[in-house]
Context: one part of a larger RNA
RNA sequence: UUGGGCGUAAAGGGCGCGUAGGCGGCUGUGUAAGUCAGUAGUGGAAGUCCAGCUUUUAAGGUUGGAAGUGCUAUUGAAACUGUGCAGCUUGAGUGCAGGAGAGGUUAUCGGAAUUCCCGGUGUAGCGGUGAAAUGCGUAGAGAUCGGGAGGAACACCAGUGGCGAAGGCGGGUAACUAGACUGCAACUGACGCUGAGGCGCGAAAGUGUGGGGAGCAAACAGGAUUAGAUACCCUGGUAGUCCACACUGUAAACGAUGAAUGCUAGGUGUAGGGGGUAUCGACCCCUUCUGUGCCGGAGUAAACACAAUAAGCAUUCCGCCUGGGGAGUACGGUCGCAAGAUUAAAACUC
Numbered sequence: 001u002u003g004g005g006c007g008u009a010a011a012g013g014g015c016g017c018g019u020a021g022g023c024g025g026c027u028g029u030g031u032a033a034g035u036c037a038g039u040a041g042u043g044g045a046a047g048u049c050c051a052g053c054u055u056u057u058a059a060g061g062u063u064g065g066a067a068g069u070g071c072u073a074u075u076g077a078a079a080c081u082g083u084g085c086a087g088c089u090u091g092a093g094u095g096c097a098g099g100a101g102a103g104g105u106u107a108u109c110g111g112a113a114u115u116c117c118c119g120g121u122g123u124a125g126c127g128g129u130g131a132a133a134u135g136c137g138u139a140g141a142g143a144u145c146g147g148g149a150g151g152a153a154c155a156c157c158a159g160u161g162g163c164g165a166a167g168g169c170g171g172g173u174a175a176c177u178a179g180a181c182u183g184c185a186a187c188u189g190a191c192g193c194u195g196a197g198g199c200g201c202g203a204a205a206g207u208g209u210g211g212g213g214a215g216c217a218a219a220c221a222g223g224a225u226u227a228g229a230u231a232c233c234c235u236g237g238u239a240g241u242c243c244a245c246a247c248u249g250u251a252a253a254c255g256a257u258g259a260a261u262g263c264u265a266g267g268u269g270u271a272g273g274g275g276g277u278a279u280c281g282a283c284c285c286c287u288u289c290u291g292u293g294c295c296g297g298a299g300u301a302a303a304c305a306c307a308a309u310a311a312g313c314a315u316u317c318c319g320c321c322u323g324g325g326g327a328g329u330a331c332g333g334u335c336g337c338a339a340g341a342u343u344a345a346a347a348c349u350c
Stems, first nucleotide, its partner, number of pairs: 004321003007304002012318001014201004021194003025088007033081002035077008048066007091191001092188003095184004103177007110154001115149007125136002162169002206247006215241002220236004258317006266295011299306002323350003332343004
């Protein structure tokens, strides 16, 4: 390379938008580039294969044929692919009518709690642990009541509930704003799918500048424990955690499962809609679409398990894997203020 794979054995890009490219619904008609068929030319000789002859046989020699999967020209076929034209509506999109949601951004407001400050009451302890001690307290702590300051997070509701492409999103209100879903079938008429590069988004930690700082808390200090204890436990405590702007671009970024489309038994929850039955009405019951769970048949699988939210049956496109270590390292390139990120070997060794 061929072949085979990617939930857990190596392997799905963290996620989206989208360029090139690849692939692409139904009907009619033309064309003939691909495709298929015929004919002609060419495809050197030797060699190879087959057959005959030959040295008694063999290797060898010799004669003829085939192959040479190709190229060129020409004649035809028109199903499929391509392409031109004309149309269609089921894919896709628009419109109209609805309900749902922690989707996003900004502003503003609220209560509980912790801490601190001030004042009242009040007196000897408080705190902490396995037990203690460090620590706080007669300069009045802790407890309790009243007042104030400030920051951060939003109990209950809360639900394998909802929304978002992923990261993620949870107190209330307002403004701005994105998407999905259901119903109708008015409009466009294949406008689609995927997507190398590219562009954007991207938890936490970290970085820069300026704010903020209640609680928590790397580092650090002290007290314990211990043979030691650079830990686990305790008392403190700085970066940080919060905000604005800019950077970083990584995670067990996980469903360890790429995206899209179609098909393939059922049962049972739950969320948002629609239709029907029923009714005064709400329930109940039946049915349907979308999401989210559990169980389970066929099938698949090394097993575990998956099973209409597939890891089943198929098609299209992208990414990735190829024994362990060396190593996601070195060197070089690109990016970054740095930390580092990304791309990515080899020697050697088992």
Molecule: small-subunit ribosomal RNA, central domain
Organism: uncultured bacterium